The prediction has a mean pLDDT of 76.
Bacterial RNase P class A from Gulosibacter sediminis, 349 nucleotides, folded computationally.
The sequence was found by an Rfam model in a public genome assembly.
Rfam family: Bacterial RNase P class A. Its family is annotated with ribonuclease P activity, tRNA processing and dimeric ribonuclease P complex in the Gene Ontology.
Parts: sequence; C1' cells; structure tokens
RNA sequence: UGGGCCGGCCAGACGGUCACGUGCCGCAUCACGCGGUCCGAGGAACGUCCGGGCUCCACAGAGCAGGACGGUGGGUAACGCCCACCCGGGGUAACCCGCGAGACAGUGCCACAGAAAGCAAACCGCCCGCAAGGGUAAGGGUGAAAGGGUGGGGUAAGAGCCCACCGGGGGAGCGGUGACGUUCCUCGCACGGUAAACCUCGUCCGGAGCAAGGCCAACAGGAAACGUCGACGCGGCUCGCCGAGUUUCCGGGUGUGCUGCUAGAGCGACGUGGUAACGCGCCGCCGAGAUAGAUGGCCGUCGGGGAGUUCGCUCCUCACAGAACCCGGCGUACCGGCCGACCCACUCA
Repeated sequence: UGGGCCGGCCAGACGGUCACGUGCCGCAUCACGCGGUCCGAGGAACGUCCGGGCUCCACAGAGCAGGACGGUGGGUAACGCCCACCCGGGGUAACCCGCGAGACAGUGCCACAGAAAGCAAACCGCCCGCAAGGGUAAGGGUGAAAGGGUGGGGUAAGAGCCCACCGGGGGAGCGGUGACGUUCCUCGCACGGUAAACCUCGUCCGGAGCAAGGCCAACAGGAAACGUCGACGCGGCUCGCCGAGUUUCCGGGUGUGCUGCUAGAGCGACGUGGUAACGCGCCGCCGAGAUAGAUGGCCGUCGGGGAGUUCGCUCCUCACAGAACCCGGCGUACCGGCCGACCCACUCA
C1' cells in the first nucleotide's frame, strides 16, 4: 500500500422564525385561555419469535397429553440468549459453520442407475479347465453410499490371508473441573447410512394477560333453567379446594373518568476480580408518559455520499423507519460515516 476478517460508536449539525405535548411557575376567567421555562421517539421503537418483572386465579395426588432444549464448563432475574473451551467441517490464515445424546430397544426409508443397497452380491474382468464348470472380489463400471486405506509379501489368480503404517475396538498411565487430549499395550478387526424420519434417553416448562388488575360515577330491570351447580387447575378423567350463586334470552345505562403509567434486574465515569460473558466497590445523573393519541413547516449556513469539471465550481442525493406497562435477547430492514484489533500478499527502512 492492497485485500480479507472480527468488533464498537454515530444515524446529520448550527442559527432564526412560526406551530405542537406533558410537567412546573405566574396571570386571568363562569368556561375557553395567555405568558415563561425544563424536557419531548429507536438502534432497530419493526416482527410478536423466546425469557422475565408486574397483576389476577390456582397450587393435594396419580397421571395421560403437549411443548422446548440437547458436546462441556461458566454468565444472567431468566432464556431457545451471551462467553470460553472440546470435537467435526471449510479456509493459507485471521476467522466462519454445526437442530453436536442414542442406530446392539423398536419401526420406517435408501428412488433411479447398478450384478448387488440387509445379511449381501458377480456384469465386465483375472485364474484353473478340452468343455461343462469351478475359484475370486485386488482392477473396471453404476451410484450419495459397494463393507476399511496405502505399500509389501504370499497366491493358480486374488482377498487382513499375513506384515508395516494409518484407521477402528478394548485396557492402562499422564494432563484437564469437564467435554476431551496424549503416550504405551493389545486385538486382524470390521453387522452400512439416515433420528432438522417416527422413536428412546436426559433436563426444563401452572394458566391468563395492562383490553391484566384496582377505584369512582351512571343505570331499571324482566323471564326461564339449574342448585349433585359454578369458578380454578390448557384440553379430557379422577379428585381437590373455594363459593352460593351460575347460565341463557329480552331490555336499559355508561364519563369511554381516575389509577396502573415510568426512579428502573436504569444510565455514565473511575477503580477492581475474571481469558471473556459479566460481577463488585465508590461517585455522579434523572433523560416522553400521550389517550383518537404530541415534536412539524419555512429560511440560511455547514456536513456525508455520487457524477461531472475549464479545478473556480456545478448538478443530484441523504436510508430503514414512529413509543403506548416495562425490561433482557433473537430475527428482519437500512443511505452512509468514524474508530480499533487481527490475518495474508507486496514493498521500503
């Protein structure tokens, strides 16, 4: 210098002017209001996919059923999230990927091609033989996959038939919290693959949801059925607990009020423990709470990107997208900019 790969931050700025929303202060009104002032959409607010806080109901047992996760160890309020490591695969590497337990519990599936795809197989080929036929699975061919690989010996020709190494099974030592790794010994040794197929194993999961829930206001009840009825435990069963009302139909009333509703598993600086995720200590800060639902318009100056250039400048463009109880993640969308670590190649000192 070029390319690659990983992570973090920003998401236009300033000035003027007009106009919005909550809070607070002041003025004024029967009411409507006026002035001032602080603050006023995100990094994804989107998806509603997970996990929670919070609220209400339940929580006694036997289960059936359903769902999620799946190498090991940590983090966290928790998780299907995050971090580190192990194994396997890709890549020169940084790094990236993995629905990572079990195929000897069982059931399925492996089309076509091929001789043969679960108990094997012999098409071509090789060897023996006059022939019929016999032997063979090393070579060729088919296929995603053909029953260990390479080399040597041996053989009529071949084959783990034998041997060396690799691979695999078993055992022991050492290292590691562990997954696992490594060294040595031993066995010729091989009963395919597939579980993001059904399934088995292990671990976990109560339900519903802010339109939860609580308070106030208004109103007008009537009829019928049941009382062994009803609520809750997803669904169904047994049963448990609580309650005296429940259900259906007809009709009436309701401000669509107040609260929940924003100070929190909060944010930031410094220090400290840890490889890291993250934790701890101390100090500082308070950042929209709307309710038919608020933040926009105009002018000017600058900024980012692209193109052109007579190098003066000109033209175009600036994304994805809007809180509604709150938070931790994941997924998706996105014009661009800045910062940093690492890897490779080339060159210079």